[in-house]
RNA sequence: GUUAUCCAAGGCGAUGAAGUCCGCUGUGAAAAGCCCUCCUGGCUGAUGACUUCUGUUCUGGC
Numbered sequence: 001g002u003u004a005u006c007c008a009a010g011g012c013g014a015u016g017a018a019g020u021c022c023g024c025u026g027u028g029a030a031a032a033g034c035c036c037u038c039c040u041g042g043c044u045g046a047u048g049a050c051u052u053c054u055g056u057u058c059u060g061g062c
Stems, first nucleotide, its partner, number of pairs: 010025004016053006033043003
């Protein structure tokens, strides 16, 4: 100096925040949803999962 492996800080997991857990990545990185007749078309969701808050949507009650 190069390569491989392991570990750490950190970061990431389709739109916000906090906690816990899980997974991934660890820098040329993880990540950047689905369907479709590809059109000025259609569908779900603020979560990776759980709980809470905020925002949004639907239904019912007061």

The prediction has a mean pLDDT of 80. A computed fold for a 62-nucleotide RNA from Methanolinea sp., annotated as Fluoride riboswitch aptamer (crcB RNA motif). Lineage of the source: Archaea > Methanobacteriota > Methanomicrobia > Methanomicrobiales > Methanolinea.